[in-house]
RNA sequence: AGAGUUUGAUCCUGGCUCAGGACGAACGCUGGCGGCAUGCCUAACACAUGCAAGUCGAACGGAGAUAGCGAUAUCUUAGUGGCGAACGGGUGAGUAAUGCAUGAGCAACCUGCCCUGCAAACCGGGAUAACACAGAGAAAUUUGUGCUAAUACCGGAUAAGACCACACUUCCGCAUGGAAGAGUGGUAAAAACGAUUUAGUGAUGCAGGAGGGGCUCAUGUCCCAUUAGAUAGUUGGCGGGAUAACAGCCCACCAAGUCCGCGAUGGGUAGCCGACUUGAGAGAGUGAUCGGCCACACUGGAACUGAGACACGGUCCAGACUCCUACGGGAGGCAGCAGUGGGGAAUAUUGGGCAAUGGGCGAAAGCCUUACCCAGCAAUGCCGCGUGAGUGAAGAAGGUCUUCGGAUUGUAAAGCUCAAUUCAUUGGGGACGAAUAAAUGACGGUACCCAAAGGAAAGCCCCGGCUAACUAUGUGCCAGCAGCCGCGGUAAUACAUAGGGGGCAAGCGUUGUCCGGAAUGACUGGGCGUAAAGGGUGCGUAGGUGGUUAGGUAAGUUAAAUGUGAAAGCCUGCAGCUUAACUGCAGAAUUGCAUUUGAUACUGCUAGGCUUGAGUGUAGGAGAGGUAAGUGGAAUUCCUAGUGUAGCGGUGGAAUGCGUAGAUAUUAGGAGGAACACCAGAGGCGAAGGCGGCUUACUGGAAUAUUACUGACACUGAGGCACGAAAGCGUGGGGAGCAAACAGGAUUAGAUACCCUGGUAGUCCACGCCCUAAACGAUGGAUACUAAACGUGGGUGGUAUCGACUCCAUCCGUGUUGUAGCUAACGCAAUAAGUAUCCCGCCUGGGGAGUACGGUCGCAAGAUUAAAACUCAAAGAAAUUGACGGGGACCCGCACAAGCAGCGGAGCAUGUGGUUUAAUUCGAAGCAACGCGAAAAACCUUACCAAGACUUGACAUUUUGUGCAUAUCUAUGAAAGUAGAGAAUUUGAAGCAAUUCAACACAUAAACAGAUGGUGCAUGGUUGUCGUCAGCUCGUGUCGUGAGAUGUUGGGUUAAGUCCCGCAACGAGCGCAACCCUUACUGUUAGUUGCCAUCAUUCAGUUGGGCACUCUAGCAGAACUGCCGUAGAUAAUACGGAGGAAGGUGGGGAUGACGUCAAAUCAUCAUGCCUCUUACGCCUUGGGCUACACACGUGCUACAAUGGACGGUACAAAGAGAUGCAAUAUGGUAACAUGGAGCCAAACUCAAAAAACCGUUCUCAAUUCAGACUGUGGGCUGCAACCCGCCCACACGAAGCUGGAGUUGCUAGUAAUCCCGAAUCAGCACGUCGGGGUGAAUGCGUUCUCGGGUCUUGUACACACCGCCCGUCAAGCCAUGGGAGUUGGGGGUACCCAAAGUCGGUGAGCUAACCUAGCAAUAGGAGGCAGCUGCCUAAGGUAAAACCAAUGACUGGGGUUAAGUCGUAACAAGGUAGCCGUAUCGGAAGGUGCGGCUG
Repeated sequence: AGAGUUUGAUCCUGGCUCAGGACGAACGCUGGCGGCAUGCCUAACACAUGCAAGUCGAACGGAGAUAGCGAUAUCUUAGUGGCGAACGGGUGAGUAAUGCAUGAGCAACCUGCCCUGCAAACCGGGAUAACACAGAGAAAUUUGUGCUAAUACCGGAUAAGACCACACUUCCGCAUGGAAGAGUGGUAAAAACGAUUUAGUGAUGCAGGAGGGGCUCAUGUCCCAUUAGAUAGUUGGCGGGAUAACAGCCCACCAAGUCCGCGAUGGGUAGCCGACUUGAGAGAGUGAUCGGCCACACUGGAACUGAGACACGGUCCAGACUCCUACGGGAGGCAGCAGUGGGGAAUAUUGGGCAAUGGGCGAAAGCCUUACCCAGCAAUGCCGCGUGAGUGAAGAAGGUCUUCGGAUUGUAAAGCUCAAUUCAUUGGGGACGAAUAAAUGACGGUACCCAAAGGAAAGCCCCGGCUAACUAUGUGCCAGCAGCCGCGGUAAUACAUAGGGGGCAAGCGUUGUCCGGAAUGACUGGGCGUAAAGGGUGCGUAGGUGGUUAGGUAAGUUAAAUGUGAAAGCCUGCAGCUUAACUGCAGAAUUGCAUUUGAUACUGCUAGGCUUGAGUGUAGGAGAGGUAAGUGGAAUUCCUAGUGUAGCGGUGGAAUGCGUAGAUAUUAGGAGGAACACCAGAGGCGAAGGCGGCUUACUGGAAUAUUACUGACACUGAGGCACGAAAGCGUGGGGAGCAAACAGGAUUAGAUACCCUGGUAGUCCACGCCCUAAACGAUGGAUACUAAACGUGGGUGGUAUCGACUCCAUCCGUGUUGUAGCUAACGCAAUAAGUAUCCCGCCUGGGGAGUACGGUCGCAAGAUUAAAACUCAAAGAAAUUGACGGGGACCCGCACAAGCAGCGGAGCAUGUGGUUUAAUUCGAAGCAACGCGAAAAACCUUACCAAGACUUGACAUUUUGUGCAUAUCUAUGAAAGUAGAGAAUUUGAAGCAAUUCAACACAUAAACAGAUGGUGCAUGGUUGUCGUCAGCUCGUGUCGUGAGAUGUUGGGUUAAGUCCCGCAACGAGCGCAACCCUUACUGUUAGUUGCCAUCAUUCAGUUGGGCACUCUAGCAGAACUGCCGUAGAUAAUACGGAGGAAGGUGGGGAUGACGUCAAAUCAUCAUGCCUCUUACGCCUUGGGCUACACACGUGCUACAAUGGACGGUACAAAGAGAUGCAAUAUGGUAACAUGGAGCCAAACUCAAAAAACCGUUCUCAAUUCAGACUGUGGGCUGCAACCCGCCCACACGAAGCUGGAGUUGCUAGUAAUCCCGAAUCAGCACGUCGGGGUGAAUGCGUUCUCGGGUCUUGUACACACCGCCCGUCAAGCCAUGGGAGUUGGGGGUACCCAAAGUCGGUGAGCUAACCUAGCAAUAGGAGGCAGCUGCCUAAGGUAAAACCAAUGACUGGGGUUAAGUCGUAACAAGGUAGCCGUAUCGGAAGGUGCGGCUG
């Protein structure tokens, strides 16, 4: 510090995800040691048991015990009394401010114990617990009578500078006021204990200190505005009361205030801070342990005591719960330490000790102390150590992989040599912590040190990319994995296992949470034309911001100082534990707040000035600016009348409709409503919406010129107010045309549409609502600055002119192009999307959704404000390359057109589908399957079926043995075969021989053979197709952020990316062309089997001869737009011409670029994997592939006279031939047979070419056309023609008279027509492949159909239109809204009842101290108490509302789910351009009307 993920690829926007760190954690697997920390985050749930606050006999009287004979002494302590129990310890429920943090204030306060100072302690009195006696009660507890003490209680005295009242002085302060001093009057104290009798301790008053508390103020302190108004002691005053003290804290009276958009009130959540985690920081998150503050102590309320509490281990009352009970009544509060149950994913011992530190009491000894110090449990965390070190190649064995060679595990192991440091065990020594002169240690015989011997210790996760690390096997969209992208459908580095590897390590992974990355809430540090995002527009309030100049001030700002910012923590340095973690000391830091003193540039404030911002005045102009009234002509429609006659109208074509009752057309007159042609413009005006005939009235704004006046008066603008197209609503008018809805006619599969005929709301007017639009420049307003050029509207000045133009300058507006700059790109560019400032609005992934609920507005429609659950990993912008378009332009092709001949109709042949069958083997499937694989199915072929046989096999290799096997014969059988007989003793090589080897055959054994079984979507090879179309690419350079572009586009031209020219391109490659074959011409060479002009010869080129010619087949030549003319850019090239056998690639063939179709073929062959193995292998016979209602393709023959039949007569080329072609000859009507010359072929044979030509006949008819079908008789091949071959003869003589929609081929030696040959082959050809003969017609042309090419355009497609995609309906699942209601909760309001308790009243009852009277008893008084009572009030009750949550028959939409239904709305002109708002209609997408936008 980044990375993955949207796309075919790119750039951007944008979300999701990952790598890092942290944790009071939990879970899984694993686990050696030690140190230091930490350990109920959930139920503030309930608690058994023990302990956690006592102490003082030097305050007091008793009682008991011990010692003593006793006096007495010592010890213990139930009670009275004092101090403490308000600390320490726990928890975080409540609390959003009565809290906390920081900083101030109290002149408005209190303070036990402690410290300092001053003063003083005198005289008296009456009780009471304990105790005793008598009772009540189960208990807890309690009553009466009697006795007694105090440092318990009370009275009096004394008393200041304390306190109160009155009236003063001085000094001081921010107001009230404070301090000091003094006068008069009044008020208030005390306690003793104790010793060795000079200790000391304690008590009282006042003042001060320290520490602790109380109160007040300022600032800061979470979310919701779908919480906007709250408040009645409320806000203030006067006077009282209460308090330690201020205060509505409380009360009476008076006033009507107070808080709030700088967020009151309400709701939700939450203890706050030092700090902790993370981060570069700013921030964000958290508030465990440690420390500070607060709050709470079963729940609620209340006070008492006290210096301090409204009190965790106190009291009273109410409530819930638990326990005891004799049923009458009582007891209790672990959020103290342990511990239990429960909850939970989850959190420890009912341990030791007061030795240390600290606390309470005490004079002290000491006692108490679950505070604390220690130990135990837990890998919960951090830190440290170990599980050995060295050497060791036969690179061991084993494992894994393998190309079978090896590689790897791997110096790893073993082995050898060392070490024993950590741990455990045993033995020995043994602390610091203890503060001492001595005593005192829970931890602990612990840490640590020494010695000994034999021992002990590695796992977890990962290995497709991100992300370090790869192979094998299994599995087969299954099982499973997954943080994101995504893996798995038979070769998975992604699942599982193994080997190997990588990472970390006593841990490793997973899950959860937080920060980071995320500049993804942007202060640092983002955006808003098209990605999410500018409010529809203006006016204007608060607020924010603000021209220029000289003063004052000092709030902001800035400098210094002072105080504070607790300690701990973080950071730096040093130090202590063997190191580290940990700890100690010192420093720094704590960015803050407050105060004081300075500074005054800038901002603010204050009071002046200025004129440039702003406004006003004056002048003449421009304008569809607004409102109202009036008025005009053209056109549509209607009415009346005339003329006139059969149609009009409408459409792609029609129909509905109108018209003989007279339409349309035309003429004249009239009525009525709406809109204003031309002018008219990218023009003008307005804030926007918007505004268009003319005239008048009223009225708003802007620009220019002038520079007279004011003197910052300005900009923006949350709320607020006003305006706001169309549609729509209300009331009343109006209604010509148009026209949602509706009706009819068409179209269509349907057509709730597009088209047509009608037609109502509405459109118009007045008044009132609505308040939304693609209300758009998809661009908020204001100000300033920053190249140019060209238009246009308005004004002014100058030049010019008689004048109008023109030209120049300038201001305001409105447009186009364009530099810099900006932008993801497109683009923007002085009218900015540039450079800056100020203010407002808005955005933060897609969907859900601009929806639900709630609020506000509205008559309604609806508008506005505006979520969540859930779901996805994308959604999106711009640009690129393709592909596609019922987009455009250009071009080509037998593509159409023009022609010729066909097919489609008939019969037959052949292939296919279907059907049938035991089987009808398999494959091929639009073009590019279908006379295709098959250049030959009677058996064979043959793969199929039935039946019968075989199992190392029909075929290959290897072991062993034998030397046979074979032939022949018999039986059986359909055959294969089975059973038997059986002569004979094989071949080759080596060797003298024995013998060996090889071949062959049989037997034998196991390895194996075999498969036309599967997968052409695992493959090779081969092939088809686009297409013989002209394309497909590369290097370097250049342009672009990039994908890419350029080149290859453009202008011409060509069959051609062929060539020329131009050009940021220059070159090159694969294709095109050429090179190859053939054909057409010539020359030359060569003449046999070919040929014959001349010579001779013959029936005959038959022979001699010859090689001139033909021909054959080698070589060579020839054609190149080379020449001429015209056109063209002087080019390429085109057209015409000459010459030439041939002329513009001469004709034909071979030749098939990059690629496309998972195209075809596992049945040509090869081949991976899978499957079968007495069978899916192999052998045999017979059958089938030849079936037959039917459908399709490809052909043949015809339908006739351009013909048929008969007779005669001509002319080819290319081939084939020895298991062959076969002549002459003979027989047969013929097929053919007999027979065999010749030929291994320029020699012989097949072999006759046919159409043609010359004659004769038929005469338009189902015929002398046509030949199917059938019968009979023959021939040929072959083991065999029944299923199932071909041919011949005679007879039979079907359909068919030129073929519907549609469709095929062909542009010249072509179509058409006519024969010939060959391959396959025993036989079988209408098929296929070749050969020659005869030999046309037409082509205007490119509008249309099909296919292709180039450029361009649109795109939501990229599996690429056989694409994508919308909505209803049906089904499953999920969350959610409404819902008659139901249940629960917290809070508030009103009323009722009212415990305890404070305060108040009363107090006839009771009453020791003091006073009065009395000798006294006693009486009276003061004071107090019980009781009663008033106010307040917890809990409880009643009532009506609001809010929140859960649930609810039914219901609404939403989301989601490989292969459901209906359509096809959108993306291309998406087939009616789309979209926005609104209204209306319709199964649904949607359609239509009105207005708007261009996306």
Model confidence (mean pLDDT): 86 of 100.
This is a predicted structure of a 1495-nucleotide RNA (small-subunit ribosomal RNA) from a Clostridia bacterium.
Lineage of the source: Bacteria > Bacillati > Bacillota > Clostridia.